Record summary: Predicted 3D model of RNase P RNA and transfer RNA as a complex of 425 nucleotides. Rfam match: Bacterial RNase P class A. Rfam classes the family as a ribozyme. Gene Ontology terms of the family: ribonuclease P activity, dimeric ribonuclease P complex and tRNA processing. The coordinates come from a structure-prediction model, not an experiment, and the mean pLDDT is 79.
C1' cells in the first nucleotide's frame, strides 16, 4: 500500500423562547422538579406475546419450511459443522430433501429430444448385383445393411485420455481417472476415507421457484383486538318465514355455545376511561459454552400522545453534519443512509 | 395505525399447462372528395414499473424494491 470481519457514534457546547408525560405546589393565573425517537422508529417479510371467538378439538381444503446438530418464547432468525461455488488469501456466496412413486413439460433448429436416432461421413466382414479369374480367388456397386469415433443442430446428443482390437467402429477388451453399489472405519449427525472389494456404466439425463411424493410445522382475526362507564337501538302498529332453523364462525363440513329470525312505518343517538408500557428490558461482574446463548449476583428506570410532544432562533468550535420521525409491545430479516472511531485478521512492498 | 389490490404501445384493456407481446381509440402516410370529416388500405410505436434469482426459455413462477388505488361502503 490494497482489502477482510466485528463493533461502536450519527454534529458538540452554553443562553433562550416554546411543546409533551409524570411527580409535589398552588392565590388556580400557573410556578418548581424530572423524562421526551431509531438505528433503521421504514416496508409490513417472517415468528412470538397480548385480547376476543371454546381450554382452539376432530376432519377436508389451503399455505410454509426444507444438508446436519445446536440456540431460542417462537421463527423463513441466529451460532457451529457437512457439501458446492468464487478468492492468492483474511474471507465471502448458496430456496442445498427426493427426478431408481406417478404425471407433465422442452418452442425453434436438428436425421434424431426420451430407456431416441443414421443427414453429412466411415465401413460394406455378411448377404446381393456386376465384371474378370490360372476357379485358390480378386476387383468394382453402395441396394440390404453395421456403426455414435469424426462434422453438423441445440440449452441438453448418454463417462474421459490412451493403447489394443475392427470391414469400419464402440467399455467391445485393458491401464489410469470418474461413477454407481455393498461393506469397513472415523464422525450423534450431515458427510468423509490415500481403507477392501465388486459392477464396463444406456445403470440412474434434465426440470420439483411445474403438478406431486417425504418430513416437519400453521384455527381465524386482529390494539379500529378488547374491557368498563354512560345514551340510545324504548314503548307501539303492521307483514313474511320458522327448529334439519338462525347467530357466533373463520375456505368447507362435525363439533361447542347462545338463541326466534327478516322487512317495513314510526321514533331516537354522546362521548369518555381503559388497554398503555417494567420488559423473553438495559448496562456492569462472575461462572459454563468453540459459538449462539444459558445461569448467578447487586444495580437502574430508559417517550407514552390521541389532531397527536420531541422543535425554533442565538453564540461558539469542528471533520461541517446522511437516511429518516414511536402509535399495543417484542424478537428478526429487507431496504434507505453524510461521514467518523476502535478491534481482530490477510495479501503485497 | 391496520389490512388489502393494483402496474402491459400516447389512452382503455387483451395474452394459461413458460415458447414470436396482440385489439380498439390516438398518431403518421396513401386512396376516395372540389375541401373537410366519415370510410378503406398501409405503416411505426414495448426495458410488459425496476432490479436480482430459477429455467434452454419469464408479461407468466420465487425476492427485494418503487409508484399508484381502496376517503370513511375495507376495519372506529
Nucleotide at each position: 500500500g490494497a482489502g477482510u470481519c466485528g463493533g461502536c457514534c450519527a454534529g458538540a457546547c452554553a443562553g433562550u423562547c416554546g411543546c409533551u408525560g409524570u411527580g409535589c405546589c398552588u392565590u388556580c393565573g400557573g410556578g418548581c422538579a424530572u423524562g421526551g425517537a431509531g438505528g433503521a422508529a421504514a416496508g409490513u417479510c417472517c415468528g412470538g406475546g397480548c385480547u376476543c371467538c371454546a381450554u382452539a378439538g376432530g376432519g377436508c381444503a389451503g399455505g410454509g419450511u426444507g444438508c446436519c446438530a445446536g440456540g431460542u418464547a417462537a421463527c423463513g432468525c441466529c451460532u457451529g459443522g457437512g457439501c458446492g461455488g468464487c478468492g492468492c488469501g483474511a474471507g465471502c456466496c448458496g430456496a442445498c430433501g427426493g427426478a431408481a412413486a406417478g404425471u407433465g413439460c422442452a418452442g425453434c433448429a436438428g436425421a434424431a429430444a426420451g430407456g431416441a436416432c443414421a443427414c453429412c461421413g466411415c465401413c460394406g466382414a455378411u448377404g446381393g448385383c456386376c465384371c474378370c479369374u490360372u476357379c485358390g480367388g480378386g476387383g468394382g456397386c453402395a441396394c440390404a445393411g453395421g456403426u455414435a469415433a469424426g462434422g453438423g443442430u441445440g440449452a441438453a446428443a448418454a463417462g474421459g485420455u490412451g493403447c489394443g482390437g475392427u470391414a469400419a467402429g464402440a467399455g467391445c477388451g485393458c491401464a489410469c481417472c470418474g461413477c454407481g453399489c455393498c461393506g469397513g472405519u472415523g464422525g450423534c449427525a450431515a458427510c468423509a476415507c490415500u481403507c477392501g472389494g465388486u459392477g464396463g456404466c444406456g445403470a440412474u439425463g434434465g426440470u420439483a421457484a411445474a403438478c406431486c411424493c417425504c418430513a416437519c410445522c400453521c384455527g381465524g382475526a386482529g390494539c379500529a383486538a378488547g374491557a368498563c362507564c354512560a345514551a340510545a337501538u324504548a314503548g307501539g302498529g303492521g307483514a313474511a318465514c320458522g327448529a334439519u332453523g338462525g347467530u357466533g364462525u373463520g375456505g368447507c363440513c362435525c363439533g361447542c355455545a347462545c338463541u326466534g329470525u327478516u322487512c317495513c312505518c314510526g321514533g331516537g343517538u354522546a362521548g369518555g376511561u381503559u388497554g398503555c408500557u417494567u420488559g423473553a428490558g438495559g448496562a456492569a461482574c462472575g461462572c459454563g459454552g468453540u459459538g449462539a446463548c444459558g445461569c448467578g449476583u447487586a444495580u437502574c428506570c430508559c417517550a407514552g400522545a390521541u389532531g397527536a410532544a420531541u422543535g425554533g432562533c442565538u453564540g461558539u468550535c469542528c471533520a461541517c453534519g446522511a437516511c429518516a420521525g414511536a402509535a399495543c409491545c417484542c424478537g428478526g430479516c429487507u431496504u434507505a443512509u453524510c461521514g467518523g472511531c476502535c478491534g481482530a485478521c490477510u495479501c503485497c512492498a | 395505525g391496520g389490512g388489502c389490490c393494483g402496474u402491459u404501445a400516447g389512452c382503455u384493456c387483451a395474452a394459461u399447462u413458460g415458447g414470436c407481446a396482440g385489439a380498439g381509440c390516438a398518431a403518421g402516410g396513401g386512396a376516395c372528395u372540389c375541401u373537410u370529416a366519415a370510410u378503406c388500405c398501409c405503416u411505426a410505436g414495448g426495458u410488459u414499473g425496476g432490479a436480482g434469482g430459477u429455467u434452454c426459455g419469464a408479461u407468466u413462477c420465487c425476492u427485494c424494491c418503487a409508484c399508484g388505488g381502496c376517503u370513511c361502503a375495507c376495519c372506529a